[in-house]
RNA sequence: CGGAGAGUUUGAUCCUGGCUCAGAUUGAACGCUGGCGGCAGGCUUAACACAUGCAAGUCGAGCGGUAACAGGGGGAGCUUGCUCCCUGCUGACGAGCGGCGGACGGGUGAGUAAUGCUUAGGAAUCUGCCUGGUAGUGGGGGAUAGCCCGGGGAAACCCGGAUUAAUACCGCAUACGCCCUACGGGGGAAAGCAGGGGAUCUUCGGAGCCUCGCGCGUCUGGAUGGACCGAUGUACGAUUAGCUGGUUGGUGGGGUAACGGCCUACCAAGGCGACGAUCGUUAGCUGGUCUGAGAGGAUGAUCAGCCACACCGGGACUGAGACACGGCCCGGACUCCUACGGGAGGCAGCAGUGGGGAAUAUUGGACAAUGGGCGAAAGCCUGAUCCAGCAAUGCCGCGUGUGUGAAGAAGGCCUUCGGGUUGUAAAGCACUUUUAUCAGGAACGAAAUCUUGUCGGCCAAUACCCGGCAAGUCUGACGGUACCUGAGGAAUAAGCACCGGCUAACUCCGUGCCAGCAGCCGCGGUAAUACGGAGGGUGCAAGCGUUAAUCGGAAUUACUGGGCGUAAAGGGUGCGUAGGUGGUGAGUUAAGUCUGAUGUGAAAGCCCCGGGCUCAACCUGGGAAUUGCAUUGGAAACUGGCUCGCUGGAGUGUGAUAGAGGAUGGCGGAAUUCCCGGUGUAGCGGUGAAAUGCGUAGAGAUCGGGAGGAACAUCAGUGGCGAAGGCGGCCAUCUGGAUCAACACUGACACUGAGGCACGAAAGCGUGGGGAGCAAACAGGAUUAGAUACCCUGGUAGUUCCACGCCCUAAACGAUGCGAACUGGAUGUAGGUCUCAACUCGGAGAUCUGUGUCGAAGCCAACGCGUUAAGUUCGCCGCCUGGGGAGUACGGUCGCAAGACUAAAACUCAAAGGAAUUGACGGGGGCCCGCACAAGCGGUGGAGUAUGUGGUUUAAUUCGAAGCAACGCGAAGAACCUUACCAGGGCUUGACAUCCUAAGAAUCCUCAAGAGAUUGAGGAGUGCCUUCGGGAACUUAGAGACAGGUGGUGCAUGGUUGUCGUCAGCUCGUGUCGUGAGAUGUUGGGUUAAGUCCCGCAACGAGCGCAACCCCUAUUGUUAGUUGCCAGCAUUAAGUUGGGCACUCUAGCGAGACUGCCGGUGACAAAUCGGAGGAAGGUGGGGAUGACGUCAAAUCAUCAUGCCCCUUAUGUCCUGGGCUACACACGUACUACAAUGGCCAUUAACAGAGCGAAGCAAGACAGUGAUGUGGAGCAAAUCGCUAAAAAUGGUCCCAGUUCAGAUUGUAGGCUGCAACUCGCCUACAUGAAGUCGGAAUUGCUAGUAAUCGCGGAUCAGCAUGCCGCGGUGAAUACGUUCCCGGGCCUUGUACACACCGCCCGUCACACCAUGAGAGUCAGUAACACCCGAAGCCUGUGAGCUAACCGUAAGGGGGCAGCCUCCGAAGGUGGGUCUGGUGAUUGGGGUGAAGUCGUAACAAGGUAGCCGUA
Repeated sequence: CGGAGAGUUUGAUCCUGGCUCAGAUUGAACGCUGGCGGCAGGCUUAACACAUGCAAGUCGAGCGGUAACAGGGGGAGCUUGCUCCCUGCUGACGAGCGGCGGACGGGUGAGUAAUGCUUAGGAAUCUGCCUGGUAGUGGGGGAUAGCCCGGGGAAACCCGGAUUAAUACCGCAUACGCCCUACGGGGGAAAGCAGGGGAUCUUCGGAGCCUCGCGCGUCUGGAUGGACCGAUGUACGAUUAGCUGGUUGGUGGGGUAACGGCCUACCAAGGCGACGAUCGUUAGCUGGUCUGAGAGGAUGAUCAGCCACACCGGGACUGAGACACGGCCCGGACUCCUACGGGAGGCAGCAGUGGGGAAUAUUGGACAAUGGGCGAAAGCCUGAUCCAGCAAUGCCGCGUGUGUGAAGAAGGCCUUCGGGUUGUAAAGCACUUUUAUCAGGAACGAAAUCUUGUCGGCCAAUACCCGGCAAGUCUGACGGUACCUGAGGAAUAAGCACCGGCUAACUCCGUGCCAGCAGCCGCGGUAAUACGGAGGGUGCAAGCGUUAAUCGGAAUUACUGGGCGUAAAGGGUGCGUAGGUGGUGAGUUAAGUCUGAUGUGAAAGCCCCGGGCUCAACCUGGGAAUUGCAUUGGAAACUGGCUCGCUGGAGUGUGAUAGAGGAUGGCGGAAUUCCCGGUGUAGCGGUGAAAUGCGUAGAGAUCGGGAGGAACAUCAGUGGCGAAGGCGGCCAUCUGGAUCAACACUGACACUGAGGCACGAAAGCGUGGGGAGCAAACAGGAUUAGAUACCCUGGUAGUUCCACGCCCUAAACGAUGCGAACUGGAUGUAGGUCUCAACUCGGAGAUCUGUGUCGAAGCCAACGCGUUAAGUUCGCCGCCUGGGGAGUACGGUCGCAAGACUAAAACUCAAAGGAAUUGACGGGGGCCCGCACAAGCGGUGGAGUAUGUGGUUUAAUUCGAAGCAACGCGAAGAACCUUACCAGGGCUUGACAUCCUAAGAAUCCUCAAGAGAUUGAGGAGUGCCUUCGGGAACUUAGAGACAGGUGGUGCAUGGUUGUCGUCAGCUCGUGUCGUGAGAUGUUGGGUUAAGUCCCGCAACGAGCGCAACCCCUAUUGUUAGUUGCCAGCAUUAAGUUGGGCACUCUAGCGAGACUGCCGGUGACAAAUCGGAGGAAGGUGGGGAUGACGUCAAAUCAUCAUGCCCCUUAUGUCCUGGGCUACACACGUACUACAAUGGCCAUUAACAGAGCGAAGCAAGACAGUGAUGUGGAGCAAAUCGCUAAAAAUGGUCCCAGUUCAGAUUGUAGGCUGCAACUCGCCUACAUGAAGUCGGAAUUGCUAGUAAUCGCGGAUCAGCAUGCCGCGGUGAAUACGUUCCCGGGCCUUGUACACACCGCCCGUCACACCAUGAGAGUCAGUAACACCCGAAGCCUGUGAGCUAACCGUAAGGGGGCAGCCUCCGAAGGUGGGUCUGGUGAUUGGGGUGAAGUCGUAACAAGGUAGCCGUA
């Protein structure tokens, strides 16, 4: 015996901080569903209005009586058992008088923040019925209701007359005690009734007497119940700070049951309040209930205690008790009746009705029990109560079956098509019968009363009455009860929510930012576990969810148990009041504190132990608890009070010291400006560049003189002083504080400090001065798209300036309140003092007070703080509680104003924020690289043409590619084909694949129609294998499975590719550091092409990249010589042949280059610079090779592929057309513009790499030529296709040319079914633009650029393109400031979709809440005045009048009436407060794509921010 957390701010992290969820609960409601029982609860809203019935009566044993009923008696009529009449004689009893009770019980919570409640007390009081005691109960009188008679009225009801009783009323007598008193005395009561009884009397009805019982009356106790008083506690608001006139007190009087300003007259001037008066709003209080670990928080249904109320307001009467729920009077509102004259009513009792509302039941039964009223009692009354009814409203219990059952059925759903799952679930088989249904039986709750008997008491009494015991009798609404038994049969009985995370539970289909979901985060834009449906699953279960509400979680108001440097939060600073807190010794006290006892803390409830319903819920007995309050006894350490001391805190005195501390007066020099004069001449000034401005009327410059105002260079210093703001030339006067040293004195005098008071930068305000410089506003000049700015030239307030008076705010900051104590150090600096040493200059150390830096421990979210704490503690004050709205509105205070201080809400968001991390970015910094710039060479952009693209056009101009990284790109080659597009004509198992059936070999040829696809007709042809059954391949036809799609989605994908970038980066393991994200390594010093290497280092290693390994090339060796080569020998026209393989070459294998060597530099390194050698030198040159990743980069049209779509068409075949269009724009190229050139001629000029059989084609011939004829050779180191620039000579002479070649005409050639749309080439003729190209822009660092030709792929044909090849062959690089791109380090950041980012304000539109607003409407509580009902007290009482006194007259007393005061409602008035509404208006908030700019975040492009104008 008792404590759980999670989601959500970020790219990620830690923290702060809000929002949200999981739990429990409810007088609940709503949705879906619903078998039974027990127990409990059931108008939370309109204290809204109520039809109808009932809810308080009873007593004849108080009284007169007799309307009704029953009985008795008498009489009459008579149909002898009926009717009528009389009789209170009896039981009884309507109405009435009288008594008691209607003040309880029952309802409700409007009002009430204290006349209330709670707890514990107090004294000046009353108390019917009950109870103990006390002395009594005598004797008279007059009325009155009823009844009767009469009258009025619609009614309610009223009036008059006559008569009558009492336990109704009134005197008299008595008075122990009682009350009053001047202490002499005086005053004051009552009622009878019922039963029983023997003598007595009697009008025979009874009376009287005795007795018992019940009453009556006096006094006094008790009990019960009430009334009063102060104390404690008891909601929120200070944007309510002052309230109060019977107010506070006193005296006299009155009044009350009683104290009291409770009331009144007079007197005094008090009383309450920051410990919150007054005012406003809200609210019945409590035991308890819910929640919580607790402390607390919320709440006040049912049950119980108290209070208040009874249509609203006021009032009294009666009574023991009321200012009275079912009584009265008056006013008001409402409803009803009415004959219009008047009347009646009060469900917040129980049912019930209407209304309101999300919402809450029957016009039931009974007094059987419990309790109450009356009564002597029987008994009567009792909507209190006990029961039943309704609704799953809640709690508790039970059931809806149990066992077996695999062919794992069918169906459903999913599927990878195999299966899985629903699922032992069902069916089937075997059992059981709770519940429900039907039938039968059957309790407890009942004990009294009463009758009889007996015993005792009372009494004269065996009557009566009372008490005890025994026996007997009567009484049950619930109730067709609980409970028990029987019957039959699985029979009568399962739903709801959820399944993205939190949070247990997953798939398919539909939908396509739609429909919708959502508690928070968030889902949905064609593959949704998040929407809707389904299957399956999870949770709870006669319920399940939702909504609302409370507590919890929330340490998110923090007493337990939080914070304030930067997250919200230290007051701008001091002085100081109240308050809080307070050094040390002793004594005393006992308020706080501790402890014991007593009383109380109602019962119920909670808790514990028992008991009763089959269990439980529920009921019940006992205990504990009730943490509190009060009284009382004790203790005396601590706190407090009182007393006496102390010196350590604090202060005073004496002596020194430093200082921009403050105020006032005076003085000084430098500089700016202005004025005067001299010299002197053309500019000055200003800027990024300019201009405005000044200047020939002499500026600026320079010299001299003068005026005036303001500020005080150097010294000057994280130096000094001050509380802060702040203070700086020098001198004087006045003045505040601080520090040091030693002694003396006072003796806690102290700390803090709500209010209060004072000070308080700058700007600003008022009045008056002053005004040199600077300078809001303003003007001009620039800049700019604009420029109400930044820059420049001027310039007024103003400041600086003074005097006086206001303002009172700052990022008033150390973003850090004041005071005190304690807790390692190191090192500067300012002011003192002391010690040692010292001739001087210097020095070493100690200590106190300031002011800095670094840092132990510790603290912190981190950053950081760290004896000057943000450490460890104490005291006091101020402040915070998500962001925005907002430091705003309203109200108040202050102010001349500007405005300051104080200070919300509605609404809205799920964040806002702090610190640190990694990136990215910067019109930040540092270092470095790259044809990046620069230095050069050549181009593009201008022309013509080619080609691609855009656009336009079109029937179609198929589609894709889009900055770099699309655009001579896919396309290495569109006349048909290709071809995907268009028009037209055809086909539908299809042009193509597989399977089935039937037929046929396949195949080939001819003719006809047609544009062709295709269709029709005819003919030829009978193959291969065979086990003779048939089979393989092919063709045709048929049916269906299916084919087919260059249709969509590259944002569903694979694969492939581009790009940053051949840039040097990208990571991991272990360790270490950090709460963590992360860091370290990878940073640093050098170096490199390189994260290349070296050194250092909490790192040590490793991987992918770099480099190397691979290929080509440059040198060389070796091997091998055919188709290659030829030095020497022979030979030829010719390396042609013999021969040879030395050379060239070919192509295999090797060698060579590694900073290896030398010197300098460097850190004894890595490396670098120079040199030698070498064919080659510092990766020799070139290629291939492309890290982690970025761009939802490109491609569904290469291919593959998910999903979707088409299926006589989006498929397929064919013909023709189109992709080739053409006002135009752009990209990429070619050719040129010419003389470094063109043209002509000559020379057997000189390559490399390739290609060649449907091919390359030589020599020869023809043609001007393209080309043709013909064809040797060659499947090729053998044959063929093959150079041009160059060189030499000539010509042209700077022109639109002998440049350039477009365009066009004619004539030809080649390919091909076919060159019209739309091919290439040739010849002749034609001869356009173009004379080197604006802004801008591109390539290239050496065999490169430039220039020259050659080849190949594709290909029938078609290249200025592409890919290769060689020939000739330059210039320049000082260098890294700048442009572009990139790498590393660092810095700032409000960016993270990452600067193409983020983001601010006006305006426009829509919606929402709110402020102001001429007003207007309603409510509220006061105040003043008017009017004044009922009613109590007072006064009066001429009128009326039974009891008593009096012979009488009359008196006393009483009543009606009238009246003063008070007084509700009402009226009037001016103001207060609150709410609604209001033309218009102010700002605020919210809202996928509006407008204008770009203020902030980077140095945000003028650093930003705060206050002010």